[in-house]
Context: one part of a larger RNA
RNA sequence: UGACGGGAGCUCACACAAGCGGUGGAGCAUGUUGUUUAAUUCGAUUCAACGCGAAGAACCUUACCUGGACUUGACAUGUAAGUGGUACCAAACCGAAAGGGGCGGAACCCUCUUUGAGGGAGCUUACACAGGUAUUGCAUGGCUGUCGUCAGCUCGUGUCGUGAGAUGUCGGGUUAAGUCCCUUAACGAGCGCAACCCUUGUCCUUAGUUACCAGCGGGUCAUGCCGGGGACUUUAAGGAGACUGCCGGUGUUAAACCGGAGGAAGGCGGGGACGACGUCAAGUCAUCAUGGUCCUUACGUCCAGGGCGACAAACGUGCUACAAUGGCCGGUACAGAGGGAAGCGAAGCCGCGAGGUAGUGCAAACCCCAAAAAGCCGGUCCCAGUUCGGAUUGUAGGCUGCAACUCGCCUGCAUGAAGUUGGAAUCGCUAGUAAUCGCGGAUCAGCCAUGCCGCGGUGAAUGUGUUCCUGAGCUUUGUACA
Repeated sequence: UGACGGGAGCUCACACAAGCGGUGGAGCAUGUUGUUUAAUUCGAUUCAACGCGAAGAACCUUACCUGGACUUGACAUGUAAGUGGUACCAAACCGAAAGGGGCGGAACCCUCUUUGAGGGAGCUUACACAGGUAUUGCAUGGCUGUCGUCAGCUCGUGUCGUGAGAUGUCGGGUUAAGUCCCUUAACGAGCGCAACCCUUGUCCUUAGUUACCAGCGGGUCAUGCCGGGGACUUUAAGGAGACUGCCGGUGUUAAACCGGAGGAAGGCGGGGACGACGUCAAGUCAUCAUGGUCCUUACGUCCAGGGCGACAAACGUGCUACAAUGGCCGGUACAGAGGGAAGCGAAGCCGCGAGGUAGUGCAAACCCCAAAAAGCCGGUCCCAGUUCGGAUUGUAGGCUGCAACUCGCCUGCAUGAAGUUGGAAUCGCUAGUAAUCGCGGAUCAGCCAUGCCGCGGUGAAUGUGUUCCUGAGCUUUGUACA
């Protein structure tokens, strides 16, 4: 100087407390361990692995296994030699395919001195080499997680100390903040904080189609449907607006804090992006790149089938429930954000339905996906393992795809399991949040999506405290630790 302490002081955080909803019990989905297996490819393992890499495992993917094949190779560059019945195409035949095989057909470009010669490309052979998801993340780059959006981490000059170092960065206030003020052997500065960026909340200007419809005219069973309008909504470009600016109080005449006015918004307005010096030899050699090591008729390459989907059991994360604030039936209303051309696919018609047919329209503020759902209105059930719950199983179908046995999704009928609110323990959340309700997208032929990333609808309770648990910051103290 650090680190540590079941030392002390101050301060903060959904850390606890106050509340609301879960997980832990059930069934299923998914990941992991274990076991099994020819293989169940590999990686990730406290917080910070376990719906993680994987934003899509039937084949492919695919790295694993079994079997069948190839050997300058699926891919690149170079050297040498050869090459016109050669390259290439390709019939029989073997085969699951890959591959083997080879009847027959049969070439290209450039130059020159054009019956021909040379060069290139292709091919064959030989050799350099290719190739490796083989190994080392404890040889590395790059990228990432974490402490932590915590308020810290440092430097120059000066001063003090023999020196390691200290000071500055301490002290008194204050802040979300090493934020700012005052004091001060320090004076300044840098990386962080904040601000600049995006978005959302109010208004103005400009502009008016595919969006809008107040007033005017026309038309319809009805609809901005038409003429028109530029008001409103909205779209998208530019501006205004919030700065403790104003008033009162507290405070050291400071920084600031408390209350108030005006205002759409008030003291960082809400949300995002943004992550200091460093820590964990943290993670990744399987994104990629790369040193060393290793394989080279195989640890490379191609193909078929299987496996990654096994199942006594354990754990994590979720979905659906156990019902009446509900289930079922009928009617009816209101979003936002997205996607669409090998695409989205309307009306109509067929089917109980999944779906089929059809193909208007739309590279989309135009057309389509598209029905929002909870909600509201009416009816029914009457507390039961039920008209709750939907697992499991049988059967009949639909769709995608070369192909749904292993191993897809969806629909109809039948079946109708556990489950009556969950032990110890444990998680999330402070407001348009939790809870609850549906909608969209990426990946994608299809889909095992209940995952992930977004979007809006309805919309709470509680706290204004810091004794304790956990973690963190600053100061101080002890130390036999570095």